[in-house]
Context: one part of a larger RNA
């Protein structure tokens, strides 16, 4: 290495258990909230992270009741406590209750921010605490009340889809369903007839059951779909408006009186647009009016009692008896008792009525309630009768029309738009068309009303409900952790022991960890009970290089084990011997047969023969397991399919979990009950209380049918046959069963005929099965509505900021010259425009189709390219949203998602489609076809299958024979329609030709017709089989052990295929398309090498035997078998082909010599004519004679310019016996080409192992016999059984029927277990099987068997869930782009990788400084190395503990911007929705904007701390100024020239681009000086250090301004333009920016030195100039524009008017500036990208030196890194 065991690991199934869920019931349970709720946040504990509880009085405080020794919450620690003077704990009613939140003073990117006004208080500060300010509404108004918001479900209104189904669809259906909006309760909503009915009558509403799948609706299709009466529950009815009257009414206050209800009595309100009374209806009522009778009592609340119910509790019986005995422990065994109105139930160290807690049962009250009793008290109130005719009785209403929705509502539900529009009691409405009459009922247009009913947040109870992949998503810190802007998604994960008794000490070790040792009954030793499996490892057995693969069976050896469960001392294995024996069946030998191979007859049914028995030896093994070795056989499992090992789909593997289930309709069959009846439903009563029992007759189904319907309305069996059965065994009765006959409607003229029905069975439950309606066997879609969340990415717009080196080009304007009459034009300058050019930052994303490409990256690198003052980039804040935005337009964008985003619902959409669908046996056993189908991948009839049940004698695939039907194969031409040839005929139609003067004739080619001769047809037939068909007879097979036939229930199938025969289509197909038949499908087994359907054979199991196909050299069983051929090609597979060769067969020549070889001869006329240059046999035409011969062509082939020559035909000699042609048959050859060498299945084989013909013997199968056993199917048996028969049973998919096994619970009976249960690991042993059972080891507490009953009941598969765990694999990767480390020395157990030095490298408009956003503790310090860090780690953005952010003057805070919310208005059915306007508020940490520097200090803040110097703003105080101030012509200065309210007015705040002057600072650079250092001899050279602010004083450009001045033949000026009597040059003033100098300040900081020390101190230096010069700062100018470039706060001045009084805005001095941010990264490791990720983020802001136009590129300083292998 394999496969087995064994022994660990690994990892969590199993069992056992349950705190926790699920589900039904039950409830006299049911609303919270401005008295601030629900829900949160944030705090609170002595240590305190989460949960739990509370609130600053904060695991609680008071107070009243309960209980009683132990407490201080989960949570078992340590500290400190409380407790019999009653603690924790339980209940009950209060106190306290922090912000947010309806949230309500106002405001908010939210749990925070700020006020007004009173009040008190403490303490004294202008300081704290407390209250009270929301909207709208009722209220005349104060005062004063209501409302908001939350709630599982269930109610009521309003709105209001779509998927689906209709096998499409629009009407309709889903469905008034889902979702939305409002609302209101503990129940809502309905509700006391303008009602329902019909000749009788009922009497509000709801709600169950019935009515009913009925009436009606309805492309009259799919569906839909009620009412009344009826049975029951549970019952109640009031009140207004009006008439008439008219203050009698009502409410606050408040006094007295009374416990109170309540009365009175002042005061104010309300109310004449009417408080009160009165009145309320259909036999109409009522008011008024008239005239009488009557008088009891009802009903509201107060109170006081009497009772029910309620709390936390309280009582509550019997063993802790013996003992043996196990045991760690008794609840177990044993044995003896005891209570029971309690033997529910749970804990106690294993199973407990008596041990605990409870449990039947009895008791209690706070408190609350209460339709309970009975006294007493208040306040309120009358009723009937009857006269008269007089008023009242609900209006845009009832009602018509017309459109719409909606109903079952049909003309006849309801309602809603639009319009018309009434009556008044002699009225008016209803009766399901409409009018009239008549009947009948009823009174609209106002209101309120308990209870039955529905739910179930909530409380208590129960389960033939789960048991941790189940059961709720959550038994645990679960809606937790996580994911996502967000709306939302959303989990894993119990279990030590009885007790913690939780491992004391030692030893190895840096630690972990181990290894003694100890606790325990056991380590059960910490994510600990049991601990399978996959996976991994050691050991032990077996094997292992002569070897081949779906991994096994079956046989047969080796080696190993074999304690028990099987056998066996009642004798095993083993060895002998006898007995007996099915199927089959030999041999020697004789004897014959046959060429042989062999056979045949005795011998002989002998011998053998599986098996069964016996008997004897023998003395402990056997039987089994493991493994190996041989030998044979053998292509993995499931699916779809005609067919799979499949190069056809799924399957890594293990362990769990996973699919025909409920209920409801309807069929049908089986048991049971009752029976012309059967059964109830709601609902009720009992009751041992979801079970049961008794009622309950409403309904309902049957008993009558016919018919559209009016209507009418059926054998009490007449007659025959006849099963089974009974019987007298018959020629018999005879139930069912048939057959005639009758009869009842309907039709109709009809008694004809025809249809349906008629001789009484149903009907209820329960199971099986199918079937409707539903998610209806179980996963799967793309989509289609509806609500709602997203513009942190994009897309556009809006409002506020920012950015854009550096050069180049030279537009207008303007000056000058020059030309011109002028207009103007040239030219030179100036000047600086441009959607203007190169070219950085920024932006972008052409090209390399490069690199990448399980990437650095879910879009990136590299180089290269476009753009770079504009239609230009960017930040921040805002706005548009899904039937829609935005879109310079790509169907692009709208969060990694876009031809309709996301996220949840309608939802288990729907799927004629794919996939999966789970234990065994046994009986039968299909179908791929026909009709119909928008159907063809589906269905619906039929057809084929099963089952049951009827039925009761025939029935059939099969032979022969008779008698009839057929028109096929083949034939064949007598028909129809083709066809070859020549003849012969024709007064033959047409070509053609010829003759002729023409008519015509006359060849000829053809027509037509006939004979004859040759084809020759699925739609020809004069003929004509096999063969089928019908029928009859006989056989045969089946069939009384029940055929045929009938009825019902259940199907599945309606893609095929294949071989033969025989057709159609195609060139042809492993093609497509029929017809019969067989076989595959759904059939193994043998053969054909392998090979679904070819061949033999149809498998119940094991043995034993003989045989089919087909073989018999070896592989590889059985002939190298006999006789006679053929094949030479290794043939053994085609048309053609051809001296292969065998046979046959004809023909011709041959001894008068054939054929063949050799040898000889092969002539003359003549060179045959013609033609031709030539043409003599031998280019070509025509002829093809004649002559001598043995023979000899006017020439067979070659040859030659043409001859010549050669040859051959012919002939002769030689030789001697057969020769040639030519057909036909075998069997061989050629024809014959693929790719690595390669296929008769291979070796290999030639009178064969090849082919042909014939014959022996033998092999071969699940076939045939046989023996045995089990199904099955009949018989017989009364039966459990049992015994018989079977030649005539025995493969199966899809399916149908029957029978069983396991699983979880539930009930009955028996039972086992601590002296060891369930589970788990290895084994025996039964059984056709599911399985069952026994034995050992593990485990440590339950468990089962029968008989019944009830299911969430059976795995390998669904690219199936969820865990686990392999191979891949020690693999790929651990940055390759952009810088690169190397040594030494510290720590340290361990060092490339940490920490220090040295050197070495790299960035340097960054990779260096500052600083948003964004993150939220990553800052620092110690102590750490399990995990993270892509290695290492002693390091660390990692872990643990501590620590750590100081502000009047930096931001928020103030303002107001696009723009948003929020009152009002107004829309909407209505809103948390939506528009405009008005008001308010919010909105910026880059817009506005008061005020601070500079130096030191910390581990770790610092413009904040300290030090120094300083400002600003507001108040207080005290001084002073001033209150007709001075000065100057004037501008305008000097420290000052009021204060406060209001109103007007005016400035400042306050603002584009582009370009140009000049001020002047930053910075660098150069000298220099001084202190130090290095180098050095010297002289020098070089390094370092030379630094300092706000402030307050001073200066001070430009432009402006005043005063003088007073100009054109112009002068002045500018970088340029340009400016001037509204005053220009010129002169003197004035104001005025950055800045500069002083000062601040050298007692600071630096650098160096020296002291002592670890914190300092002392001393010295710290000078001055020059150049260049800004994207900085102020200041001015000038151009451009169809772009004219925010607001408000806040401050300033004027006037005017008014008020109050001194009093600053100057000086000093005090006091005040709250409240929030401040750490730290800010990116090649703290943001966004899942990552310590080459990306992506504002570049805001500062940025040296040489070179250089230059922020380009190169190298370099400051400073910072060396890049995590």
């Nucleotide at each position: 290495a394999c496969u087995a065991u064994c022994u660990g690991g690994g990892g969590g199934a199993u069992g056992a258990c349950u705190u926790g869920g699920c589900u039904u019931g039950a409830g006299c349970u049911g609303c919270c909230u401005a008295u601030g709720a629900g829900g949160g946040u944030c705090g609170u504990g002595g240590u305190a992270a989460g949960c739990u509880g509370c609130g600053a009085u904060a695991a609680g405080c008071u107070u009243g009741g309960g209980c009683g020794a132990g407490g201080a919450g989960c949570a078992c620690a340590c500290a400190u406590c409380c407790u019999u003077u009653g603690a924790a704990c339980c209940c009950g009613a209060g106190a306290u209750u922090g912000c947010c939140u309806a949230a309500u003073g106002g405001g908010a990117c939210u749990u925070c921010c700020u006020a007004u006004u009173c009040u008190u208080c403490c303490u004294u500060g202008u300081g704290g605490a407390g209250a009270a300010u929301g909207a709208u509404c009722c209220g005349u108004g104060u005062a004063g009340g209501a409302u908001c918001g939350g709630g599982a479900a269930c109610c009521c209104a309003c709105u209001g889809a779509a998927c689906u189904g209709a096998a499409a669809c629009a009407u309709c259906u889903u469905a008034g369903u889902a979702g939305g909006u409002g609302g209101a309760g503990g129940a809502a909503a309905a509700g006391a007839a303008a009602g329902u009915a019909a000749u009788a009558a009922c009497g509000a509403u709801g709600u169950c059951g019935u009515u009913a799948g009925u009436a009606a609706c309805g492309g009259c299709g799919a569906g839909c779909g009620a009412a009344a009466c009826u049975g029951a529950c549970a019952u109640a009815g009031a009140a207004c408006a009006a008439a008439c009257u008219g203050a009698a009414u009502u409410c606050u206050g408040u006094a007295u009186a009374g416990u109170a209800a309540u009365a009175u009595g002042c005061a104010g309100a309300a109310g004449a647009u009417g408080u009160g009374g009165u009145g309320u209806u259909g036999u109409a009522a009522g008011a008024a009016u008239u005239a009488g009778c009557u008088a009891a009592c009802a009903a509201u609340c107060c109170u006081c009692u009497u009772g029910u119910a309620u709390a936390a509790a309280u009582c509550g019986a019997a063993g802790u008896u013996g003992a043996c005995u196990u045991g760690g422990a008794a609840u177990g065994u044993c044995a003896c008792g005891c209570c029971g109105u309690a033997g529910a139930g749970g804990g106690u160290g294993a199973u407990a009525g008596c041990c605990c807690c409870g449990u039947a049962g009895a008791c209690a009250u706070a408190u609350u309630a209460u339709u309970u009793u009975g006294a007493g008290g208040u306040u309120u109130g009358g009723g009937c009768u009857u006269u008269u005719u007089u008023c009242u009785u609900g209006a845009g209403u009832a009602g018509g029309a017309u459109c719409c929705g909606u109903u079952g509502g049909a003309u006849a539900u309801c309602g809603g738009g639009u319009u018309c529009a009434a009556a008044u009691u002699u009225g008016g409405g209803a009766g399901g068309c409409a009018u009239c009459a008549a009947c009948u009922c009823c009174u609209a247009a106002u209101u309120c009303u308990a209870a039955a009913u529905a739910c179930a947040u909530c409380u208590c109870a129960a389960g033939a409900c789960c048991g941790a992949u189940a059961g709720c998503g959550u038994a645990c810190u679960a809606g937790u952790a996580c994911c996502g802007u967000g709306a939302g998604g959303g989990a894993a994960a119990g279990c030590u022991g009885a007790a913690a008794a939780g491992a004391a000490c030692c030893c190895c070790u840096a630690u972990c960890g181990g290894g003694g040792g100890g606790u325990g009954a056991a380590a059960a030793g910490a994510g600990c009970c049991u601990g399978a499996a996959a996976c991994c490892a050691g050991a032990u057995a077996g094997u292992g290089a002569c070897a081949g693969c779906c991994c096994g069976a079956u046989a047969u050896g080796g080696c190993c084990u074999g304690a028990a469960a099987g056998g066996a001392a009642u004798g095993a294995a083993u060895c002998u011997u006898c007995u007996u024996g099915a199927a089959a069946g030999a041999a020697a030998c004789a004897a014959u047969g046959g060429u042989a191979a062999c056979g045949u007859u005795g011998a002989a049914g002998u011998a053998u023969g599986a098996g069964a028995g016996a008997a004897g030896u023998g003395g402990a093994c056997u039987a089994a397991g493991g493994u190996u070795a041989u030998a044979u056989c053998a292509u993995c499992c499931g699916u779809c399919u005609u067919g799979a090992a499949a190069c056809a789909c799924g399957g890594g593997c293990c362990a769990g979990g996973g699919a025909g289930u409920u209920u409801u309709u309807u069929g049908u069959u089986g048991u049971g009950g009752c029976g012309a009846g059967g059964a109830u439903a709601a609902g009720a009563a009992g009751a041992u209380u979801a079970u049961c029992u008794u009622c309950g007759u409403a309904u309902u189904c049957g008993a009558a049918g016919g018919g559209a319907a009016a209507c009418c309305g059926a054998u009490u069996c007449g007659u025959c046959u006849g099963c089974a059965a009974c019987u007298u065994u018959u020629a018999g009765u005879g139930a069912g069963a048939g057959a005639c006959a009758a009869g009842g409607u309907c039709u109709u003229a009809a008694u004809a005929g025809g249809g349906c029905c008629u001789g009484a069975a149903g009907u209820c439950a329960c199971a099986g099965c199918a079937u409707c309606a539903a998610a209806a066997c179980c996963c799967g879609a793309a989509g289609c509505c509806g609500g709602u969340c997203g513009a942190u990415c994009u897309a556009u717009u809006c409002c506020u900021g920012a950015g854009c080196a550096g050069g180049a080009u030279g537009a207008a304007g303007u000056c000058g010259c020059u030309c011109u009459u002028a207009c103007g034009a040239g030219u030179g300058a100036u000047g600086g425009a441009g959607g203007u050019c190169c070219g950085c930052a920024g932006g972008g994303u052409u090209g390399u189709u490069g690199u990448c490409g399980u990437g650095c990256a879910a879009a990136a690198c590299a180089c290269u390219c476009c753009u770079c003052u504009g239609a230009c980039u960017u930040g921040g804040g805002a706005a548009u949203a899904g039937u829609g935005g935005u879109g310079a337009a790509a169907g692009g964008c709208c969060a990694a998602u876009c031809a309709a985003g996301g996220c949840c619902g309608g939802u288990g959409a729907c799927a004629g489609c794919u996939g999966g669908u789970u234990c065994c046996a046994c009986u039968c056993g299909a179908a791929a076809u026909g009709g119909c189908u928008c159907u063809a991948a589906g269905g619906c009839c039929a057809g084929c299958c099963u089952g049951a049940c009827u039925g009761g004698a025939g029935a059939u695939a099969g032979g022969u024979g008779g008698c009839g039907g057929g028109g096929u194969a083949g034939a064949g031409c007598a028909c129809u329609a083709a066809u070859u040839g020549g003849g012969u005929g024709u007064u033959u139609a047409g070509g053609g030709g010829g003759a002729g003067a023409a008519a015509u004739c006359c060849c000829u080619c053809g027509g037509c017709a006939c004979a004859c001769u040759g084809u020759a047809a699925a739609a020809c037939u004069c003929c004509g089989a096999a063969c089928u068909c019908g029928u009859c007879a006989c056989c045969a097979u089946c069939a009384u052990a029940g055929a045929a036939g009938g009825u019902c229930g259940g199907a599945g199938u309606g893609a095929g295929g294949g071989g033969c025969a025989c057709g159609g289509g195609g060139u042809a197909a492993g093609c497509c398309u029929g017809u019969g038949u067989c076989c595959c499908g759904a059939a193994a087994g043998a053969g054909a090498a392998a090979u679904a359907a070819c061949u033999c054979a149809g498998a119940c199991u094991a043995u034993g035997g003989u045989u089919a196909a087909g073989g018999u050299c070896c592989c590889a069983a059985a002939a190298u078998g006999c006789u006679g051929g053929a094949u030479a090609a290794g043939u053994g597979u085609a048309a053609g082909g051809g001296a292969g060769u065998c046979a046959u067969u004809g023909g011709u020549c041959c001894a008068a010599g054939a054929c063949a070889c050799u040898g000889g001869g092969a002539a003359g006329g003549u060179g045959g004519g013609c033609u031709u240059a030539g043409a003599a046999g031998c280019a070509g035409c025509c002829a093809c004679c004649c002559u001598u011969u043995a023979a000899c062509g006017a020439g067979u082939u070659c040859g030659u310019a043409a001859c010549a020559g050669a040859u051959c035909a012919c002939c002769c000699a030689u030789c001697g016996a057969g020769a040639u042609c030519a057909a036909u048959g075998g069997c061989a050859c050629c024809u014959a080409a693929a790719a690595u060498g390669g296929a008769c299945g291979g070796g290999a084989a030639u009178u064969a192992a090849u082919c042909c013909a014939g014959c022996u013997a033998c092999c071969g199968a699940u076939a045939c016999c046989a023996u045995a056993g089990a199904a099955c199917a009949c018989c017989a048996u009364a039966a459990c059984u049992u015994g018989g028969u079977g030649a005539u049973u025995g493969u199966g998919u899809a399916g149908a029927g029957u029978g069983g096994c396991g699983a979880u619970c539930u009930g009955g009976u028996a039972g086992g277990a601590c002296a060891g249960a369930a589970g788990g690991g290895g084994g025996g042993a039964c059984g056709u099987g599911a399985g069952u059972u026994c034995c050992u080891c593990u485990g440590g507490a339950c468990c089962u068997a029968c008989c019944a009953g009830a299911u969430a009941u059976g795995u390998g598969g669904a690219u199936c869930c969820u865990g686990g765990u392999a191979g891949u694999a020690g693999u790929a990767g651990c940055a390759g782009c952009a810088a690169a480390g190397u040594a030494a020395a510290g720590u340290g157990a361990g060092a490339a990788u940490c920490u220090u030095u040295a050197c070495c490298g790299c960035c340097g408009a960054a990779g260096g400084g500052g600083c948003u956003a964004g993150g939220g503790a990553u800052c620092c310090u110690u102590g750490g190395c399990a995990a993270u860090g892509u290695u290492c780690g002693u390091c660390a953005g990692c872990c643990a503990a501590g620590g750590g952010u100081u502000a009047g003057u930096c931001g928020a805070u103030c303002c107001u911007a696009a723009g948003g919310c929020c009152a009002g208005u107004c829309g909407u059915a209505a809103u948390u929705c939506g528009a405009a306007c008005u008001g308010g508020u919010c909105g910026a940490a880059u817009g506005g904007g008061a005020a601070a520097c500079a130096g030191a200090u910390u581990a770790a803040u610092a413009u904040u701390u300290c030090u120094g110097u300083a400002c600003a703003u507001a108040a207080u105080a005290a001084a002073u100024a001033c209150g007709u101030a001075c000065g100057g012509c004037a501008a305008c200065g000097u420290u000052a020239a009021g204060a406060c309210u209001a109103a007007u007015u005016u400035c400042u705040g306050a603002c584009a681009c582009u370009u140009c002057a000049a001020g002047a600072u930053a910075a660098a650079c150069c000298g220099u000086g001084u202190a130090g250092g290095a180098u050095u001899g010297u002289c020098g050279u070089u390094c370092u250090a030379u630094u300092u602010a706000a402030g307050u004083g001073u200066u001070g450009a430009a432009g402006c301004c005043u005063g003088a001045g007073g100009a054109g033949a112009g002068g002045u000026g500018u970088a340029a333009u340009a400016g001037c009597g509204a005053g220009a040059a010129u002169c003197a003033g004035g104001u005025g920016u950055a800045u500069u100098c002083a000062u601040c300040a050298a007692u600071a900081g630096c650098u160096a030195u020296u002291c002592u020390u670890a914190a300092g101190a002392a001393u010295a230096g710290u000078u001055c100039g020059g150049u260049u010069g800004a994207g900085u700062c102020a200041u001015g100018g000038a151009g451009u524009c169809c772009u004219u470039g925010a607001a408000a706060a806040a401050g300033a001045a004027a006037u005017u008017a008014g008020u109050a009084u001194g009093g600053a805005u100057u000086u000093u001095a005090u006091u005040a500036u709250u409240u929030c941010g401040u750490a730290c990264c800010g990116a090649g490791a703290u943001c966004c990208g899942u990552c310590a990720c080459a990306g992506g983020u504002g570049c805001c802001c500062c940025u040296a030196g040489u070179u250089g136009a230059g922020u380009a590129g190169a190298c370099u300083a400051a400073g910072g890194c060396g890049u995590u292998u």
A computed fold for a 1765-nucleotide part of an RNA from Candidatus Methanobinarius endosymbioticus, annotated as large-subunit ribosomal RNA, half A.
The source organism's lineage runs through Archaea, Methanobacteriati, Methanobacteria, Methanobacteriales and Candidatus Methanobinarius.
Its mean pLDDT, the model's own confidence on a scale to 100, is 80.
Rfam family: Archaeal large subunit ribosomal RNA.
The sequence was found in a public genome assembly.